The RNA shown here (transfer RNA) has 73 nucleotides and comes from a bacterium. Its Rfam family is "tRNA". It was read from a public genome assembly. The prediction has a mean pLDDT of 80.
[in-house]
RNA sequence: GCCGAAGUAGCUCAGCUGGUAGAGCGCAUCCAUGGUAAGGAUGAGGUCUCGGGUUCAAGCCCCGACUUCGGCU
Numbered sequence: 001g002c003c004g005a006a007g008u009a010g011c012u013c014a015g016c017u018g019g020u021a022g023a024g025c026g027c028a029u030c031c032a033u034g035g036u037a038a039g040g041a042u043g044a045g046g047u048c049u050c051g052g053g054u055u056c057a058a059g060c061c062c063c064g065a066c067u068u069c070g071g072c073u
Base pairs, nucleotide, nucleotide: 001072002071003070004069005068006067007066010025011024012023013022019056027043028042029041030040031039049065050064051063052062053061
């Protein structure tokens, strides 16, 4: 230099055919216990890497940039 994959909550990851974004773990509060852990309930936490485009509507489609990983030379 060229090709490919990935980027979504603090972490690991889902997200169908484009239709107002979720799980597990973690965190907070409460229940429960003599107390702790385990368990149960509720809740907080997101500019979906960034900038444009298409569309009534984009995490998803198109273009570009950045980062990470892999391959080729």